Description
Model confidence (mean pLDDT): 91 of 100. A computed fold for a 350-nucleotide part of an RNA from an uncultured bacterium, annotated as small-subunit ribosomal RNA, central domain. The RNAcentral record of the full RNA draws on ENA.
Context: one part of a larger RNA
RNA sequence: CUGGGCGUAAAGCGUGUGUAGGUGGCCGCGCAAGUCGGAUGUGAAAGCCCUGGGCUCAACUCAGGAAGUGCACCCGAUACUGCGUGGCUCGAGUACCGGAGAGGUUGGUGGAAUUCUCGGUGUAGAGGUGAAAUUCGUAGAUAUCGAGAGGAACACCUGUGGCGAAGGCGGCCAACUGGACGAGUACUGACACUGAGACACGAAGGCCAGGGGAGCAAACGGGAUUAGAUACCCCGGUAGUCCUGGCAGUAAACGGUGCACGUUUGGUGUGGGAGGAUUCGACCCCUUCCGCGCCGGAGCUAACGCGUUAAACGUGCCGCCUGGGGAGUACGGUCGCAAGAUUAAAACUC
Numbered sequence: 001c002u003g004g005g006c007g008u009a010a011a012g013c014g015u016g017u018g019u020a021g022g023u024g025g026c027c028g029c030g031c032a033a034g035u036c037g038g039a040u041g042u043g044a045a046a047g048c049c050c051u052g053g054g055c056u057c058a059a060c061u062c063a064g065g066a067a068g069u070g071c072a073c074c075c076g077a078u079a080c081u082g083c084g085u086g087g088c089u090c091g092a093g094u095a096c097c098g099g100a101g102a103g104g105u106u107g108g109u110g111g112a113a114u115u116c117u118c119g120g121u122g123u124a125g126a127g128g129u130g131a132a133a134u135u136c137g138u139a140g141a142u143a144u145c146g147a148g149a150g151g152a153a154c155a156c157c158u159g160u161g162g163c164g165a166a167g168g169c170g171g172c173c174a175a176c177u178g179g180a181c182g183a184g185u186a187c188u189g190a191c192a193c194u195g196a197g198a199c200a201c202g203a204a205g206g207c208c209a210g211g212g213g214a215g216c217a218a219a220c221g222g223g224a225u226u227a228g229a230u231a232c233c234c235c236g237g238u239a240g241u242c243c244u245g246g247c248a249g250u251a252a253a254c255g256g257u258g259c260a261c262g263u264u265u266g267g268u269g270u271g272g273g274a275g276g277a278u279u280c281g282a283c284c285c286c287u288u289c290c291g292c293g294c295c296g297g298a299g300c301u302a303a304c305g306c307g308u309u310a311a312a313c314g315u316g317c318c319g320c321c322u323g324g325g326g327a328g329u330a331c332g333g334u335c336g337c338a339a340g341a342u343u344a345a346a347a348c349u350c
Base pairs, nucleotide, nucleotide: 003322004321005320006319007304008303012318014201015200016199017198021194022193023192025088026087027086028085029084030083031082033081034080035077036076037075038074040072041071042070049065050064051063052062053061054060091191092188093187094186095185096184097182098181103177104176105175106174107173108172109171110154115149116148117147118146119145120144121143125136126135162169163168206247207246208245209244210243211242215241216240220236221235222234223233258317259316260315261314262313263312266295267294268293269292270291271290272289273288274287275286276285299306300305323350324349325348332343333342334341335340
């Protein structure tokens, strides 16, 4: 010496399930592969190192020794790892009980509002803007009352709140269904962690087929503005937005922070549960478990900041980075109907 890193400098896969692999709790016994000790053999010569000698010295050279960290085999040790075996319950899981939740899927259903149609009242404007105009209206608009049609989204509750692996999830009801949490008892007995490949899920937009289409609205048309105005503003408006089936597989898919486990001062708020104290009972109060926030200690950090939800202190496993541009591009491969996605350079240049 045996690399340093990944919140913001380059760097955490968008998320999960899980194969191989890597890693793995407590106690006993056995084996002795790893590991450790000793012995033997071997480890060519030259060279390096040491001792002595020869050229007048030295370089050079000769002789001897040591070394050669290695390999093989034998004997021995058994703490740790491993393998085998027996056991344990704290890790992990199962059953039972309980409450919370926009978790998911399917079906049904409700009211407000927009638009449209029909009918009544009613008359000259309405709409829109910075100001206007395009536009709508005497074929009766706008306003107002009543009836109907249809699609989409669910005000208040709503929270600094909850649930979900992530994407994400919000009217109400029902059915089916996933997960988490609390309290204890019983049971299994390390069944665990991570996870290259693989597989599944994956906003918006996009694509294919069939439906649907109220509002909104890329493109597009028109009116304004302007030097121009392929914009911002206004009047219209088609894909799309919605449903069913299939494809696509991306994002500032962000906490810009991979997952799991253990350890390490606190304060405060909030969501869910349990226990205690008190009370007629609830609340307040105390203890405790799980989650979501804020503020801060040690420590960490280049600083900002993080700070028991770590970016602190440790362990295991995976992914990724290695100057800027060229470039997430070309070529090739794989996937896709396409759009494109994924994997991923070099020349050259600073």